[in-house]
Context: one part of a larger RNA
RNA sequence: GAACGAACGCUGGCGGCAUGCCUAACACAUGCAAGUCGAACGAGAAGGUAUUUUCGGAUACCGGACAGUGGCGCACGGGUGAGUAACGCGUGGGGACCUGUCUUUUGGUACGGAACAACAGUUGGAAACGACUGCUAAUACCGUAUACGCCUUACGAGGGAAAGAUUUAUCGCCAAGAGAUGGACCCGCGUUGGAUUAGGUUGUUGGUGAGGUAAUGGCUCACCAAGCCGACGAUCCAUAGCUGGUUUGAGAAGAUGAUCAGCCACAUUGGGACUGAGACACGGCCCAGACUCCUACGGGAGGCAGCAGUGGGGAAUAUUGCACAAUGGGCGCAAGCCUGAUGCAGCAAUGCCGCGUGAGUGAAGACGGCCUUAGGGUUGUAAAACUCUUUCGCCAGGGAAGAUAAUGACGGUACCUGGUAAAGAAGCCCCGGCUAACUCCGUGCCAGCAGCCGCGGUAAUACGGAGGGGGCUAGCGUUGUUC
Numbered sequence: 001g002a003a004c005g006a007a008c009g010c011u012g013g014c015g016g017c018a019u020g021c022c023u024a025a026c027a028c029a030u031g032c033a034a035g036u037c038g039a040a041c042g043a044g045a046a047g048g049u050a051u052u053u054u055c056g057g058a059u060a061c062c063g064g065a066c067a068g069u070g071g072c073g074c075a076c077g078g079g080u081g082a083g084u085a086a087c088g089c090g091u092g093g094g095g096a097c098c099u100g101u102c103u104u105u106u107g108g109u110a111c112g113g114a115a116c117a118a119c120a121g122u123u124g125g126a127a128a129c130g131a132c133u134g135c136u137a138a139u140a141c142c143g144u145a146u147a148c149g150c151c152u153u154a155c156g157a158g159g160g161a162a163a164g165a166u167u168u169a170u171c172g173c174c175a176a177g178a179g180a181u182g183g184a185c186c187c188g189c190g191u192u193g194g195a196u197u198a199g200g201u202u203g204u205u206g207g208u209g210a211g212g213u214a215a216u217g218g219c220u221c222a223c224c225a226a227g228c229c230g231a232c233g234a235u236c237c238a239u240a241g242c243u244g245g246u247u248u249g250a251g252a253a254g255a256u257g258a259u260c261a262g263c264c265a266c267a268u269u270g271g272g273a274c275u276g277a278g279a280c281a282c283g284g285c286c287c288a289g290a291c292u293c294c295u296a297c298g299g300g301a302g303g304c305a306g307c308a309g310u311g312g313g314g315a316a317u318a319u320u321g322c323a324c325a326a327u328g329g330g331c332g333c334a335a336g337c338c339u340g341a342u343g344c345a346g347c348a349a350u351g352c353c354g355c356g357u358g359a360g361u362g363a364a365g366a367c368g369g370c371c372u373u374a375g376g377g378u379u380g381u382a383a384a385a386c387u388c389u390u391u392c393g394c395c396a397g398g399g400a401a402g403a404u405a406a407u408g409a410c411g412g413u414a415c416c417u418g419g420u421a422a423a424g425a426a427g428c429c430c431c432g433g434c435u436a437a438c439u440c441c442g443u444g445c446c447a448g449c450a451g452c453c454g455c456g457g458u459a460a461u462a463c464g465g466a467g468g469g470g471g472c473u474a475g476c477g478u479u480g481u482u483c
Base pairs, nucleotide, nucleotide: 001483002482003481004480006479007478008477009476010475013355014354015353016352017351018350019348020347021313026311027310028309030308031307032306035072036071037070040069041068047062048061049060050059051058052057079266080265081264088191089190090189091188092187093186094185097183098182102179103178104177105176106175107174108173109172110144111143112142113141119134120133121132122131123130124129150159151158152157164171165170192238193237194236199229200228201227204226205225206224207223208222209221210220211219241263242262243261244260245256246255247254248253268289269288270287271286272285291302292301293300294299319345321344322343323342327341328339329338330337331336358388359387360386361385368379369378370377371376392424393420394419395418396417397416398415402410427472428471429470430469431468432453433452434451438467439466440465441464442463448455449454
């Protein structure tokens, strides 16, 4: 000198764009953050219309709430960086794989059956939640048929599908092939420090066979062999998410990994699987631990490292806001519903950028202040005064684009027009040398200053105050960290 997710002190007018728990992966009150489909299915409340009536109601039709079965989604999106020195990441390759939805091609969509919710009745429990009996539908479940192609094969053969809906034009379903997308696995190279860590390893290294997986493989197991790694640093210990990038530097290189983007890992701690195309699953399940809460003491409930917000920790980091209008996502034929993703608004000089705090004229060089050799000098065209202007602000009126077939949270915002009066808007640090900027008073090795050298013991340009000056400017200094 440059940089910062900064903090602290003094000060503070406006706008735009960014950024905002770096510490306790500490604990969390409350609300919201994942639903949707009646064009899969049965049932059906409120309400309405009509008929009838013994005025209680009954019947028929419409209507479709709340639930339930079923489908798809919930594996995305959002958060955090604890762990991890690793094929985790980066880069370049490989073959033994899977892939819902999407595209494309071929063929099919036949015949039957038995249930379980909802519901009704009975019943247990404080609750959470159940139990028994009975009825019922389906694109839920099961069987049979067919299946060139598909799978298995000892090549003889064997195995295996489907679902319908309706507004009649479609949307679906099953099998198989190809593609796209996404993912799994393997390998070369690169990827922090320590030798005051030198030996490490027994499923360990390899083989045969089997099991397992979507798939290769000690991935697992039986048997056999005794290997394998290591001073080109194994093992162990410590530290750490990696990268594109960011920052400094002429570069080489150093430091760093907030925001944004890619990958990975995690979701109260540890373990496990289920479902599924996909998870060993943040707002799913089971078990165990710690903690918190409810309880009728028998038993239950919970997980903000989602968005806000609270306590705590800390030098330190924001609103329990608005809207789905846009972009994107889920479901749906659609209308649409959901979306703390996202778009916006609020708070903060936290940063960057822009603008303003007035302009011109004005010497009796006024008053006052300070200094003085007492003549004067300086503050200083500075002020006053006169003449102008109105950016920003304030007041009033109009008022968008963003989105169009329609729909605007932002927002009566941006912007435009008119009015207003110089009117509302300047501070901070420094002045011994480095280093731009000097005098007086006070103090007297005291009080104090200080980045280094060093100032202060009676004439201190170095302490404190004043006048004057220098620098930067809505900021200026200090501290911390990096180059």
RNAcentral holds the full RNA, with entries from ENA and Greengenes. This is a predicted structure of a 483-nucleotide part of an RNA (small-subunit ribosomal RNA, 5' domain) from an uncultured bacterium. Its mean pLDDT, the model's own confidence on a scale to 100, is 86.